[in-house]
Molecule: TPP riboswitch aptamer (THI element)
Organism: Synechococcus elongatus PCC 7942 = FACHB-805
RNA sequence: UGAGCAGGCUAGGGGUGCUCAACAGGGUUGGGCUGAGAUUACACCCUUGGAACCUGGCACCGGGUAAUACCGGCGGAGGGAAGCUGAUCAGAAUGAUU
Repeated sequence: UGAGCAGGCUAGGGGUGCUCAACAGGGUUGGGCUGAGAUUACACCCUUGGAACCUGGCACCGGGUAAUACCGGCGGAGGGAAGCUGAUCAGAAUGAUU
């Protein structure tokens, strides 16, 4: 000087469904299901080594469920938000010793 795992710090990105009941008059509250997250939570997940998340589609195709964007495919498809530090490694120069 360059590279740099995990982690850390700071900053940023993202989603928040299905169903039942009551109140009610189209919303609120409570319960159930899946999940990291379904109370917009100083929470959870993800940040280019990027399936966090979005598009694709009358939200598609197959399976399953009380129901669902529940599971798988679609997906070596297209997008998608970073800096520092960091165990350590490599190169160059200089000095000392042998």